[in-house]
RNA sequence: ACACCUGUACACAUGGUCGCCCUUGUUUUAAAACAGGGGAGGAAAGUCCGAACACCACCCCUAAACGGGGGUAGAGACAGUUGCUAACGGCAACGAGCUAUAAGGCUUCCCGCAAGUGGAGCCCCAAGGCUACGGAAAGUGCAACAGAAAAUAUACCGCCCCAGCGGCAACGUUGGAGUAAGGUUGAAAUCGUGAGGUAAGAGCUCACGCGGGACAGCCGGGUGACCGGCGCCGUGGAAAACACCUGUCCGGUGCAAGCGCAAAAAUGGUAGCGUGCUGGACCUUGUGAGCAAUUGCAGGGCAAGAGAGAUGACCAUGUAAGGGACACGCUGAACGCGGCCCUGAACAGAAUUCGGCUUAUGGACAGAUGGAGGU
RNA sequence: GGCGCCAUCGUCUAGUGGCUAGGACAGGUGGUUCUCAUCCACCAAACAGGGGUUCGAUCCCCCUUGGCGCUA
Numbered sequence: 001a002c003a004c005c006u007g008u009a010c011a012c013a014u015g016g017u018c019g020c021c022c023u024u025g026u027u028u029u030a031a032a033a034c035a036g037g038g039g040a041g042g043a044a045a046g047u048c049c050g051a052a053c054a055c056c057a058c059c060c061c062u063a064a065a066c067g068g069g070g071g072u073a074g075a076g077a078c079a080g081u082u083g084c085u086a087a088c089g090g091c092a093a094c095g096a097g098c099u100a101u102a103a104g105g106c107u108u109c110c111c112g113c114a115a116g117u118g119g120a121g122c123c124c125c126a127a128g129g130c131u132a133c134g135g136a137a138a139g140u141g142c143a144a145c146a147g148a149a150a151a152u153a154u155a156c157c158g159c160c161c162c163a164g165c166g167g168c169a170a171c172g173u174u175g176g177a178g179u180a181a182g183g184u185u186g187a188a189a190u191c192g193u194g195a196g197g198u199a200a201g202a203g204c205u206c207a208c209g210c211g212g213g214a215c216a217g218c219c220g221g222g223u224g225a226c227c228g229g230c231g232c233c234g235u236g237g238a239a240a241a242c243a244c245c246u247g248u249c250c251g252g253u254g255c256a257a258g259c260g261c262a263a264a265a266a267u268g269g270u271a272g273c274g275u276g277c278u279g280g281a282c283c284u285u286g287u288g289a290g291c292a293a294u295u296g297c298a299g300g301g302c303a304a305g306a307g308a309g310a311u312g313a314c315c316a317u318g319u320a321a322g323g324g325a326c327a328c329g330c331u332g333a334a335c336g337c338g339g340c341c342c343u344g345a346a347c348a349g350a351a352u353u354c355g356g357c358u359u360a361u362g363g364a365c366a367g368a369u370g371g372a373g374g375u
Numbered sequence: 376g377g378c379g380c381c382a383u384c385g386u387c388u389a390g391u392g393g394c395u396a397g398g399a400c401a402g403g404u405g406g407u408u409c410u411c412a413u414c415c416a417c418c419a420a421a422c423a424g425g426g427g428u429u430c431g432a433u434c435c436c437c438c439u440u441g442g443c444g445c446u447a
Stems, first nucleotide, its partner, number of pairs: 002370002005367004010362001012318007020039008041347001045358002048356005053254004057072006074250001076249004080094005095133001096131004104123004109119002111116001134245002139242002142237001156183002158179002161176006191209006210234003215231001217230005258275004282301008321343004328338003376446007385400004393430001402418005423439005
């Protein structure tokens, strides 16, 4: 310097002019005026999950109570293990499985007259990345076309045996029986290789290998998923097919939920006003526990709160970054650095509040890995 | 703000794992007619975009985009 992966902080700055919302103070009957302070995000977004909070429905238990506790349901949600958390479909660590591009390197191949510019393959290669990762040996279904056959192997060709007929024979032909070793089709064909065995064959038997987890098999390790060894078995795929099984969770509705005050002559209601509304599973510094997610303790801080919906517009100077030119400086020289000229911030706008996920998006920095080059 | 649903030729739609994605209207070409219409024959034309599951996706799952409806 290149490629790829992971993480972190930031996401224009300063000044001026004119405005908007909230708030404090002063003047003020009020409206309003003046002065001070505060005023979008990492995703505020999609509304995909989870929770807080509030109200509402039914059943049961308890009870002095309007209190407290438990439950509800479907063609619901989730799904490796252990932990974290208010909770989660989230996060962390671990287990199992799968696995690559680019850069770079190599050449048995292709292309080319050749250089090797290209194609293809291999290395790099498990560090890293990804996984909707319970069950297909409980049931019901699914697999077009092709093929003999698509899961109960109803044997198409072939192989072998028996019987009949023809033939001197080899063999041919018809019928029956056996056979999954070989052929053909397909995305997928009932473990692979070798030996034995047989009429021919076959996990039929054996050796080695591969695969499996329904046999709750045994031994050792681990909290556990699981791992190693021995036995046992050879039972293909698909559960992002089922109104299938197993395990766990879940009553419903969402702040436009709700609550309070309440206009003319009374009560109720409506309009309207207030509240919910921003101090919270909060932010931050230090420190302890833990591999980590996370959490304990101590100190400090308060930081938008609108309601048809504020947070803006313009000007000036400058900046990150990008582009251009080579008259000038540095330099041996330059396309490098300085200086010069031009452009000049991406995605995007709170709406009850939080924790996540996902999607959109700009450059910067740091770290890990890879092969190669220079010194 | 909150909640629910939909997307297939130009338009209206069928199809819900196995096609060359079917039909109607509209469009085009040819025929019939003196001409036009009708009628007949033929043609062109689509799964919103991306990713995943699967041997195979319009269909099943996820994300995005666009549209519609309900709610004070």
Molecule: RNase P RNA; transfer RNA
Organism: Candidatus Magasanikiibacteriota bacterium